RNA sequence: CGAGACGACGCUGGAAAGCAGGUGUUCGCCACCUCGCCGAAGGUGCAAGCCCCCCGGGUGAAGCUCUCAGGCACGAUGACAGCGUGGGGUCG
Numbered sequence: 001c002g003a004g005a006c007g008a009c010g011c012u013g014g015a016a017a018g019c020a021g022g023u024g025u026u027c028g029c030c031a032c033c034u035c036g037c038c039g040a041a042g043g044u045g046c047a048a049g050c051c052c053c054c055c056g057g058g059u060g061a062a063g064c065u066c067u068c069a070g071g072c073a074c075g076a077u078g079a080c081a082g083c084g085u086g087g088g089g090u091c092g
Stems, first nucleotide, its partner, number of pairs: 001092003006087001008085006018035001020034005036072003042068001043066001045064001049059004
């Protein structure tokens, strides 16, 4: 000096689904209860492959799955993506 990867920060883009009903209320997009629903914070489960002695078990990814948490007007949040800044390490 160059390459690609990691994580941090900033900016930009970024979905789904009840402004449901009831009670209370300090009137708050608040609390509790009931029913319906969503899947993109987080979390659960697993295919191939690999390992163990058969059965079977272990390990094992996701935007798949479950819906525990979370969410269901707008706003906010938001996986993920792009750009920028700087960081430590790797390779040439």
Source information
RNAcentral holds the sequence, with entries from Rfam. The RNA shown here (Glycine riboswitch aptamer) has 92 nucleotides and comes from Ilumatobacter fluminis. Of the family's consensus pairs, 90% are formed in the model.